The prediction has a mean pLDDT of 85. This is a predicted structure of a 1513-nucleotide RNA (small-subunit ribosomal RNA) from an uncultured bacterium. Rfam family: Bacterial small subunit ribosomal RNA.

RNA sequence: UAGAGUUUGAUCCUGGCUCAGAUUGAACGCUGGCGGCGUGCCUAACACAUGCAAGUCGAACGCGAAAGUUCCUUCGGGAAUGAGUAAAGUGGCGCACGGGUGAGUAACGCGUGGAUAAUCUACCUUUUAGUUUGGGAUAACAAUUGGAAACGAUUGCUAAUACCAAAUAUACUGGCAUUUUAAACUGUCGGGAAAGAUGGCCUCUGUUUACAAGCUAUUGCUAGAAGAUGAGUCCGCGUCCCAUUAGCUAGUUGGUAGGGUAAUGGCCUACCAAGGCAACGAUGGGUAACUGGUCUGAGAGGAUGAUCAGUCACACUGGAACUGAAACACGGUCCAGACUCCUACGGGAGGCAGCAGUGGGGAAUAUUGCGCAAUGGGCGAAAGCCUGACGCAGCGACGCCGCGUGAGGGAUGAAGGCCUUCGGGUCGUAAACCUCUGUCAGAAGGGAAGAACGGUCAUUGUGCUAAUCAGCAGUGAUUUGACGGUACCUUCAAAGGAAGCACCGGCUAACUCCGUGCCAGCAGCCGCGGUAAUACGGAGGGUGCAAGCGUUAAUCGGAAUCACUGGGCGUAAAGCGUGCGUAGGCUGUAUUGUAAGUCAGAGGUGAAAUGCCAGGGCUCAACCUUGGAACUGCCUUUGAUACUGCAAAACUAGAAUCCGGGAGAGGGUAGUGGAAUUCCAGGUGUAGGAGUGAAAUCCGUAGAUAUCUGGAGGAACAUCAGUGGCGAAGGCGACUACCUGGACCGGCAUUGACGCUGAGGUACGAAAGCGUGGGGAGCAAACAGGAUUAGAUACCCUGGUAGUCCACGCUGUAAACGAUGGAUGCUAGGUGCUGGGGAGUAUUUCUUCGGUGCCGUAGUUAACGCGUUAAGCAUCCCGCCUGGGGAGUACGGUCGCAAGGCUGAAACUCAAAGAAAUUGACGGGGGCCCGCACAAGCGGUGGAGUAUGUGGUUUAAUUCGAUGCAACGCGAAGGACCUUACCUGGGUUUGACAUCCUUGGAAUCCUUUAGAGAUAGAGGAGUGCCCUUCGGGGAACCAAGUGACAGGUGCUGCAUGGCUGUCGUCAGCUCGUGUCGUGAGAUGUUGGGUUAAGUCCCGCAACGAGCGCAACCCCUAUUGCUAGUUGCUACCAAGUAAUGUUGGGCACUCUAGUGAGACUGCCCGGGUCAACCGGGAGGAAGGUGGGGACGACGUCAAGUCAUCAUGGCCCUUACGCCCAGGGCUACACACGUACUACAAUGUCGCAUACAAAGGGUAGCGAAACCGCGAGGUGGAGCCAAUCUCAAAAAGUGCGUCUCAGUCCGGAUUGGAGUCUGCAACUCGACUCCAUGAAGUCGGAAUCGCUAGUAAUUCUAGAUCAGCAUGCUAGGGUGAAUGCGUUCCCGGGCCUUGUACACACCGCCCGUCACACCACGAAAGUUGGUUUUACCCGAAGCCGGUGAGCUAACCUUUUAGGAGGCAGCCGUCUACGGUAGGGCCGAUGAUUGGGGUGAAGUCGUAACAAGGCCGUAA
Repeated sequence: UAGAGUUUGAUCCUGGCUCAGAUUGAACGCUGGCGGCGUGCCUAACACAUGCAAGUCGAACGCGAAAGUUCCUUCGGGAAUGAGUAAAGUGGCGCACGGGUGAGUAACGCGUGGAUAAUCUACCUUUUAGUUUGGGAUAACAAUUGGAAACGAUUGCUAAUACCAAAUAUACUGGCAUUUUAAACUGUCGGGAAAGAUGGCCUCUGUUUACAAGCUAUUGCUAGAAGAUGAGUCCGCGUCCCAUUAGCUAGUUGGUAGGGUAAUGGCCUACCAAGGCAACGAUGGGUAACUGGUCUGAGAGGAUGAUCAGUCACACUGGAACUGAAACACGGUCCAGACUCCUACGGGAGGCAGCAGUGGGGAAUAUUGCGCAAUGGGCGAAAGCCUGACGCAGCGACGCCGCGUGAGGGAUGAAGGCCUUCGGGUCGUAAACCUCUGUCAGAAGGGAAGAACGGUCAUUGUGCUAAUCAGCAGUGAUUUGACGGUACCUUCAAAGGAAGCACCGGCUAACUCCGUGCCAGCAGCCGCGGUAAUACGGAGGGUGCAAGCGUUAAUCGGAAUCACUGGGCGUAAAGCGUGCGUAGGCUGUAUUGUAAGUCAGAGGUGAAAUGCCAGGGCUCAACCUUGGAACUGCCUUUGAUACUGCAAAACUAGAAUCCGGGAGAGGGUAGUGGAAUUCCAGGUGUAGGAGUGAAAUCCGUAGAUAUCUGGAGGAACAUCAGUGGCGAAGGCGACUACCUGGACCGGCAUUGACGCUGAGGUACGAAAGCGUGGGGAGCAAACAGGAUUAGAUACCCUGGUAGUCCACGCUGUAAACGAUGGAUGCUAGGUGCUGGGGAGUAUUUCUUCGGUGCCGUAGUUAACGCGUUAAGCAUCCCGCCUGGGGAGUACGGUCGCAAGGCUGAAACUCAAAGAAAUUGACGGGGGCCCGCACAAGCGGUGGAGUAUGUGGUUUAAUUCGAUGCAACGCGAAGGACCUUACCUGGGUUUGACAUCCUUGGAAUCCUUUAGAGAUAGAGGAGUGCCCUUCGGGGAACCAAGUGACAGGUGCUGCAUGGCUGUCGUCAGCUCGUGUCGUGAGAUGUUGGGUUAAGUCCCGCAACGAGCGCAACCCCUAUUGCUAGUUGCUACCAAGUAAUGUUGGGCACUCUAGUGAGACUGCCCGGGUCAACCGGGAGGAAGGUGGGGACGACGUCAAGUCAUCAUGGCCCUUACGCCCAGGGCUACACACGUACUACAAUGUCGCAUACAAAGGGUAGCGAAACCGCGAGGUGGAGCCAAUCUCAAAAAGUGCGUCUCAGUCCGGAUUGGAGUCUGCAACUCGACUCCAUGAAGUCGGAAUCGCUAGUAAUUCUAGAUCAGCAUGCUAGGGUGAAUGCGUUCCCGGGCCUUGUACACACCGCCCGUCACACCACGAAAGUUGGUUUUACCCGAAGCCGGUGAGCUAACCUUUUAGGAGGCAGCCGUCUACGGUAGGGCCGAUGAUUGGGGUGAAGUCGUAACAAGGCCGUAA
């Protein structure tokens, strides 16, 4: 020391991405009241107009105006003053400071600490000595003169603290001497300074009022010594990235001598030697001023180097020197270059990276301000002058800090906005209103501190001197303010002038409405938006901060995500394929010494500022300031000696050697052997062989295969053989011989730490591959053929070449794996195998050393797992990793004959990629089990005709819905009108229907006209109920009007409720507690049995429980009891042609209520003494007896907004409502479901038997009569165990037909009718007569059914006026088969794999096509930078020369000399040029791969045994 979001269905881990914080010289957007303190070109070291930024000194020197004023004047002028002023000049000091900038520089540049015995230092301070005597010039000025100008030229005059000579002198220096190893010291000879100025005084001297030659004071000057300050140089240590920069270097490294410098030194020159640097990173490339500090951080660190402070570097670019104490000089000089300006074209001028300011660049950075009042600097004796340093002001919310925009009261919770469940809620005490206050801003008035010096005047003391002054110290007075009439104070009036910005899905504080509809848009990450968006836009409300708020950019943090503090490498990224070994790192036991590391004390330093602590000053704060601590560092010194190092001398436990043994596919060479394949020769023998899922290619009648004999040749070595052995790894397998390496055991003898690891290096290194030469039996890439397939450049088959083998050489890689580097020590055991040794009670046991396996404790791990052979606990050394892709790619280098290896990026792109484990789902994985699932059967469908539904098509409309199973005789239990939702046409608008209001009227009924009808018109009848004050009012109903509203089968079943289907009547689905696991989860529910069943039993870290299963309910099968009409009729009686027809009767049947009965209860056997199973008895029924109702958790966004209900949206003279007609009934076609058939187990005719369950008053309707019939007439009876529908049919008996498109089949059509209904044309059913189609048992395929079932046969009902082959229900007759679970389908449990989780209808790969993006290559083109050789050679220093010129000095003086100057020559050298290299960019026709994109194309490679196990080379 805080974390969060994001990989998954969920979990844990790894790992990246993102966020919350702080900060900024910032910029941008919106907004903006005041003040204080700070701060402000980060880009073009780009170019600059204008002004200013360095001068000063008359007390160094010579000269010296003018205007103005005054006076004089001969009016021409002169004089005085101005004034010894201004100005310029000589000279001195300053200009090397201050100010700016960060281009260059990776360096002793900077930082830190040292050295200088290798140095300098103007001005300043202290101190010593001196300041003597002379000289010659020159500017200014004047005259002449050149030039446009800048600027000169010549002649003449003049001064100095300018210059020169001489004297003297320490230091210094040259020679000589002395001494010494050398240096030093000493002596001697020579060289070697100076400047005066100002003030005062008269003591001395001289002139004599006073002055200087004198004295004195101050100051200056010269030489030395010392200090202070500043500077130069050198050294240790520290100071960015790249090794895809590995070798660099000739003044290079050193020496000697010389030169040069203030000074060391190759700094420079000559000569000599051949060195110097570098893996502890030289050289090269890139980037960069460094530091105190600043930002961040818990710290360690990381980033940074604005403002302030220290250092460095630079001043248009490059070079050079001059002057000077100091410069190679920002506002100096010379030269070259680029640029700009002036010009009379001949020549000249310039350098804002000083302060302002301009242009330009840029996202972006200020005034051409005031003042020297303060602080500081330069000059001056001083006054003072100068000072864009500085002090102030101006501009900018750029930052930090402070203040304000009001305070108290105020509920009817006003109006208004927004929301609303319509009740209300909220903005909100907020406002209004009342009472106060007065900060800021405004007005008026007062009004500072910052001022101290210094000067002047007065004065006190001190002090030098002969004395005074001067000087020094002090006191008093006076004088000086840019800011600025500013800060501050007082008064006045007045709530008056002063709030915004961002956000509100999660992270992250804050929620609703409307609009939009994958659009527009948002987005930091995850992600929002496809009609109910808290995520877009607006609004209301809220949250946060506030004169600011957001965004962008940037740094640190979080990130332990480069891990020193503080990470990892079996499977997530990561152990080199393995050894040997160099450097390096590390290193056993004991002793002594040393003191380098280490530790402690002291001293020096660590600038100031900053930061921290304690105070102080501005009203507070920011800010300023005082003191302290700190500055973790470096240096010096003193001490300590455990540890490390070093040195010495020891030890034996590490290591090695020696002796004796046994084991072994360890390696190499040579030889030998048998089995097998193939081939060759011969024999026997005949039609096939071979091959496969099945085939074919292929071989064989020219004799194969098979078999026998003989031979050739190559390769490999069965059995033994083993999680056995050996080896460093790769790897090693017949036998024998020879050569040879290593390990192990035992002995204890020797050496005495000789050890471990190992960057580079080096050796070995499977297979494939390459080169040369051999060899070649089998196998076998490529290739060919045959198959398979949609295709099949594959899998399978037949052939077959490289290769496989040998020798020599190369290659140097593998999933070279234990995916686990090496060494050493420590930490429970058990059990195998293997090689030695020891002991023993000796076939059996115990023990010890080495190797090799399995299980397992502690521990460890994300988990899986590992576990003395560690992945445990530790130490040492090496290698390697840091998200996925791009990519082990490109470029470069290097190795290789090549193939290729090693080293090894970036742009761009994604928010993941991944490890382990969990639950599911899935598998052309496994095991167990079930189901009319298959099989065994019976009957169908698919073919025909018809019916019906659907699709499609058609139509004005053919209303809508249902669409694999689980839509399709479904909604629809019944479309001629109605229904009806559709179409055409005609109407209607408060409406067909509901509620409210007003007015009128009761309602209602009848007739009639027009019209298709809706509707419109006319006429008539008719007044009720309740109350009443008799006016009227009320309820219901009708009509008219008005608006609220009605209405919608309009949309959304993906907004919903309800209901339903399906998996599936499948046996499952869960929970509580406990336990296990970091967790998701597991356990229970798994296991052994068993069952129809998670049914039951046993076992078990589980123990219990719930929803399901079963049971409880209904029907049915047997029976008891009760009851006995409408049912029944045994018995009694009556009657009839006959009949329970009638009276008794309730026994039986039956009816319908209530009971009983079945529970593996009993027996035998099996089974675990179980559950249970098999068999049996009894029983009407036997192992859930048969059937029904009943449907767990859930799945399918399954179906239904058109049953109903309902949110939202839409229509409102229409998408509502009414009416007529039409349509839903169409018809080249396709499908589903049915009916009827194809016939003889049949058709037809006649006769004849037996049901159950239902329906019936707008109904069922008997008898009788009519009709061939449908039906009609008729009307008894019946609201039903009474009457009726009602005839049951198949069946049975007899007859006929005799296998044919028929006496089968009945479609279709014609005619005639019946019934229902307002109405049968579109469009009903039925009847009769006639007609007599297809069809002779149905391809691929497919459906139902396990017993009273299938099949077959009739009956009834709902709907309904009528209409049934459909649906629902009822009985009658009544089978066959089931070996069994291999296979198909569906399901359950366990297990396994998984890259699936939208869950295999999953996931996912590559080419190709299109678009975009970045990158590589490329004939070249072009730019930058650097370098080599050579050419040129400005200015300048230095050297040489110097016949020209020449004041100071010297001389022997018409002149000569010394010295100097110009000029010339030379070395060096900037710019420039020529030629050639290196490196880095830009660009380039074309080309290469890569990435990303919407639903493109082709295939199906991978994930399951992924359908050929996968994968790398």